RNA sequence: AGAGUGAAUGGUCGCGGCUGCAUUGUCGAAAGACAUACAGACGAGGAAAGUCCGGGCUUCACAGGGCAGGAUGCCGGAUAACGUCCGGUGGAGGCGACUCCAAGGAAAGUGCAACUGAAAUGAACCCCCAGGUAACUGGUUAGGCUGGAACGCGAGUGUAAGAGACUACCGCAUCUCUCGUAACAGAGAUGGCUCUGUAAACCCCAUUCGAAGCAAGACCAGAUCUAAGCGUUGACGUGGCCCGCCAGCUUAAGGUAGGUUGCUUGAGGCGGUUGGCAACAGCCGUCCUAGAUAGAUGACCAUUUUCAACAUAACCCGGCUUACAGCUCUGCUU
Numbered sequence: 001a002g003a004g005u006g007a008a009u010g011g012u013c014g015c016g017g018c019u020g021c022a023u024u025g026u027c028g029a030a031a032g033a034c035a036u037a038c039a040g041a042c043g044a045g046g047a048a049a050g051u052c053c054g055g056g057c058u059u060c061a062c063a064g065g066g067c068a069g070g071a072u073g074c075c076g077g078a079u080a081a082c083g084u085c086c087g088g089u090g091g092a093g094g095c096g097a098c099u100c101c102a103a104g105g106a107a108a109g110u111g112c113a114a115c116u117g118a119a120a121u122g123a124a125c126c127c128c129c130a131g132g133u134a135a136c137u138g139g140u141u142a143g144g145c146u147g148g149a150a151c152g153c154g155a156g157u158g159u160a161a162g163a164g165a166c167u168a169c170c171g172c173a174u175c176u177c178u179c180g181u182a183a184c185a186g187a188g189a190u191g192g193c194u195c196u197g198u199a200a201a202c203c204c205c206a207u208u209c210g211a212a213g214c215a216a217g218a219c220c221a222g223a224u225c226u227a228a229g230c231g232u233u234g235a236c237g238u239g240g241c242c243c244g245c246c247a248g249c250u251u252a253a254g255g256u257a258g259g260u261u262g263c264u265u266g267a268g269g270c271g272g273u274u275g276g277c278a279a280c281a282g283c284c285g286u287c288c289u290a291g292a293u294a295g296a297u298g299a300c301c302a303u304u305u306u307c308a309a310c311a312u313a314a315c316c317c318g319g320c321u322u323a324c325a326g327c328u329c330u331g332c333u334u
Base pairs, nucleotide, nucleotide: 001330002329003328004327005326007304008303009302010301011300012299013298015043016042018040019039020038022036024035025034026033027032045310049321050320052319053318054317055316056315057213058212059211060210064242065241067239069209070208071207072206073205074088075087076086077085078084089103090101091100092099093098104204105203109202110201111198112197113196125144126143128139129138130137131136152170155167156166157165172191173190174189175188176187177186178185217261218260219259220258226252227251228250229249230248234246236244237243268287269286270285271284272283273282274281275280
């Protein structure tokens, strides 16, 4: 760094739906429905937690265009998709194996930079140089202090004293060449010698996002008596506009809190093989592993030992994050 397990075995009784089934009971003309007995296989997780992302599915709906708002942000790939994952580049940490990154743009504009310090608007104190009896004036920003950050770093030439003022090297910008799909890296040439930092500040750029949600929706049962208002009004597609479509809409009053379905065969699990550094994909074989609805896993006995943590499904799936006692395995570093 990665992977696994997360008490085990046997017995007795009990719980849930499904399947089967009885010469059982009730209702029914019958079909059948309900209840009970018996039997069979099955019956909570690696996170079921958080509800942080992405979808499948359902409805709006016949289906659009902007704006606002949000998200992502190096390059290439994987995926149904993602803010996830894999590989790489650049940067930071570590002796190392490895780990982390909110990683586009400051030369489009705006804003902000507390405190310290001489100065945080490219500014000016001490030192240095020149003038002056002195106070002070002019030049300068190399050195000194503070700070997260102070007119690119150190070495020289030069100067009154200094300074990219100038020189070579490094750094930076532009252009060219080489390797690479690319991010990038290396080499060379030319140069202004560069007016700080900050964009999980506003903003700009690129890509992307319809809304609501299983309490969605469909069917059955039940009720379905009315009154008022609007009427080139309005409902829906909405956060808002255009546009589209429909012809009714809004308020008050009444019924329904019931039943069935959606509801578990899936972007599914497991094994083998092929391709790929990998994420993953193709092919072959095999398996069916909860569907509750006030909500199912319990109790007892015996044995073993690692004496056992975090913690119990509610339409489904892919991730991320958080919690976790103990035990086992693999690889690598010191």

This is a predicted structure of a 334-nucleotide RNA (Bacterial RNase P class A) from a pig gut metagenome. The coordinates come from a structure-prediction model, not an experiment, and the mean pLDDT is 76. It matches the Rfam family "Bacterial RNase P class A". Gene Ontology terms of the family: dimeric ribonuclease P complex, ribonuclease P activity and tRNA processing. The sequence is in RNAcentral, with records from MGnify. Of the family's consensus pairs, 96% are formed in the model.